[in-house]
RNA sequence: GGGCCCGUAGUCUAGCUUGGAUAAGGCACCGGCCUCCUAAGCCGGAGGUCUGGGGUUCAAAUCCCCACGGGUCCG
Numbered sequence: 001g002g003g004c005c006c007g008u009a010g011u012c013u014a015g016c017u018u019g020g021a022u023a024a025g026g027c028a029c030c031g032g033c034c035u036c037c038u039a040a041g042c043c044g045g046a047g048g049u050c051u052g053g054g055g056u057u058c059a060a061a062u063c064c065c066c067a068c069g070g071g072u073c074c075g
Stems, first nucleotide, its partner, number of pairs: 001074007010027004020058001029045005051067005
């Protein structure tokens, strides 16, 4: 330098293929119940410019283009 794949909350992942109305779940975090206390368990809660910008569309996490970052292969 070139090909391919990936980027979603503190963290890991689903959703993308087939665009659709409040972006979902586990762990972690906060509060409560339980307990002598803690852990476990149960209930509730907060936390997202979906890497950035542009485009298409009535509508974009999802499609297209560019950039950035990561992985992998080739030279």